[in-house]
RNA sequence: CGAGUAAGUCGGAUAGUCGCGGGUCUUUUAGACCUGAGGAAAGUCGGAGCUCCAUAGGGCAGGGUGCUGGGUAACGCCCAGUGAGGGUGACCUCAAGGAUAGUGCCACAGAAACAAACCGCCGGGAGUGGAAACCGGAAUUCUGAAGUUGUAUGUUUGUGACUUCUGUAUUCUGGUUUCCAUUUUCGGUAAGGGUGGAACGGUGAGGUAAGAGCUCACCAGCGGCCAGGCGACUGGUCGGCUAGGUAAACCCCACCUGGAGCAAGACCAAAUAGAGGAGCAUUGGAGUUGCCCGCUCUGCUCCCGGGUUAGGUCGCUAGAGGUGACAGGCAACUGUCAUCCCAGAUAGAUGACUAUCUUUAACAGAACUCCGCUUACAGGUUUACUCGCCUC
Numbered sequence: 001c002g003a004g005u006a007a008g009u010c011g012g013a014u015a016g017u018c019g020c021g022g023g024u025c026u027u028u029u030a031g032a033c034c035u036g037a038g039g040a041a042a043g044u045c046g047g048a049g050c051u052c053c054a055u056a057g058g059g060c061a062g063g064g065u066g067c068u069g070g071g072u073a074a075c076g077c078c079c080a081g082u083g084a085g086g087g088u089g090a091c092c093u094c095a096a097g098g099a100u101a102g103u104g105c106c107a108c109a110g111a112a113a114c115a116a117a118c119c120g121c122c123g124g125g126a127g128u129g130g131a132a133a134c135c136g137g138a139a140u141u142c143u144g145a146a147g148u149u150g151u152a153u154g155u156u157u158g159u160g161a162c163u164u165c166u167g168u169a170u171u172c173u174g175g176u177u178u179c180c181a182u183u184u185u186c187g188g189u190a191a192g193g194g195u196g197g198a199a200c201g202g203u204g205a206g207g208u209a210a211g212a213g214c215u216c217a218c219c220a221g222c223g224g225c226c227a228g229g230c231g232a233c234u235g236g237u238c239g240g241c242u243a244g245g246u247a248a249a250c251c252c253c254a255c256c257u258g259g260a261g262c263a264a265g266a267c268c269a270a271a272u273a274g275a276g277g278a279g280c281a282u283u284g285g286a287g288u289u290g291c292c293c294g295c296u297c298u299g300c301u302c303c304c305g306g307g308u309u310a311g312g313u314c315g316c317u318a319g320a321g322g323u324g325a326c327a328g329g330c331a332a333c334u335g336u337c338a339u340c341c342c343a344g345a346u347a348g349a350u351g352a353c354u355a356u357c358u359u360u361a362a363c364a365g366a367a368c369u370c371c372g373c374u375u376a377c378a379g380g381u382u383u384a385c386u387c388g389c390c391u392c
Stems, first nucleotide, its partner, number of pairs: 001388010012357007020036007038363001042374002045372005050261004057293004062257005067081005082096001083094004097252002102250002104246003118193002120189021142167001144165009201219006220242001222239007265314004274304001276303005284298004321340008
């Protein structure tokens, strides 16, 4: 210097003139003084105060919350932690109990999504083909030996044929063994490939017929023990090796929980017409969202008809209040002291003009009140922290 993260804060101010709402006072028809929309007043999502049902509670149903410890009147909120996820980081997010109580669901693909094999790998049996080796047989060729016989010859001898034996070579065939390939069948396998969001722990090595936690090393998960911590949980160590996910499905468990709501409700004033009809009922009925028990009262429901209904006052703003200091606490927050009163309209209030200043003028108007959450918001500004670049 730039880009971010977290927490705040401002979001018009001053003076004058006139005009509005509330309050106090006074010399009272006028005057003086004080005060008058938000950080969200929005949404109506939560929690309460308060009022009534009500004289009364308890249970069930229903609903809500869901890691631990604190804060608070309370909460589904806030603070601090633990775990998981995201981010380089400061930080952010979490619908964060239980799948071993039970019932469901996981489409399609895939062999299979609570127990299986599509491809594949290995082994056994059977068959087929090929190759090699060995053995046997047959045939042919050649060689050697022996025998028989025909023929030629005076005898020897030559020659032809056949048979036997032997050796070599070739061909054919049979059998055995081995190897290879292939078909079929049986068995083993879940390591490899395929499908899928997810496939029965992961990686590596050994081992095996081939494989597998089968064994081992490391890691994750689950469980036991020890240590630390209030706790969620963390660390160490040991072990069988390990059949998923989903409860933001029903459900189970723990804790919490009456209802209606300021148009709640209280009082005053004013007015009026009930001998009206029907039904239920005293063993009953009514009353508190629903049901039951209890309690209280003794009638209840419907129809027809009449009066009041822009009447007034209260509720209505002094509070779980604001501000400041000190103390405690990591913090949320709490305590003590001091100080202040800062809207209460109801046909519904703060507007107009002038001047000056100014970095801007967004989202947007109280209606019983407060504490939260969520949403909307132009721009200015403060503090702390993170990352990047440059310089020293």
Predicted 3D model of a 392-nucleotide RNA (Bacterial RNase P class A) from Syntrophothermus sp. UBA1445.
Rfam family: Bacterial RNase P class A. It is annotated as a ribozyme. From the family's description: Ribonuclease P (RNase P) is a ubiquitous endoribonuclease, found in archaea, bacteria and eukarya as well as chloroplasts and mitochondria.